A computed fold for a 77-nucleotide RNA from a soil metagenome, annotated as c-di-GMP-I-GGC riboswitch aptamer. Its mean pLDDT, the model's own confidence on a scale to 100, is 87.

Parts: sequence; structure tokens; C1' cells
RNA sequence: ACGAUAAUGGCAAACCUAUCGAAAGGUAGGGACGCAAAGCUAAAGGGCCUUCCGAAGGAUGGCAGCCAGCUGCCGAA
Repeated sequence: ACGAUAAUGGCAAACCUAUCGAAAGGUAGGGACGCAAAGCUAAAGGGCCUUCCGAAGGAUGGCAGCCAGCUGCCGAA
């Protein structure tokens, strides 16, 4: 670098319940569509979403399971 019908383990979409939030969305429990980084980072960047103002655009909060950056377990071909 690569990623098996390998080993050991891990995470957990939708949906439901509770709760926080104006919203996007967060947290906890249940639940598994999937994931080799579905670990971390949203004071590095792009992108997307929310609310407010708006002509452009700006502000606000959010998303890492969109790209990206950093780190990392195991091991055939």
C1' cells in the first nucleotide's frame, strides 16, 4: 500500500421510547441498514442542513454514516 466467506473484538442506519433544543440536531435505552477506521477533529478546508437578515451574501447553531485531516487493531492474496 491492500482488505478474505480469516481470527479477536468493535461500532450501529431507519424506526420506537424517554429526554434536551425554536429548528437542524444531541444524549440514553431498545433495535440492526450497514461499516476496515462508522475511532477522533466542525478554532484547517470544501460540502450539506437549521434559524434570522438579505440583492449578492452574511450571521447562527448542527452534521465526521459526504469529501477531507490526524491516529489506529488484525492479516490471506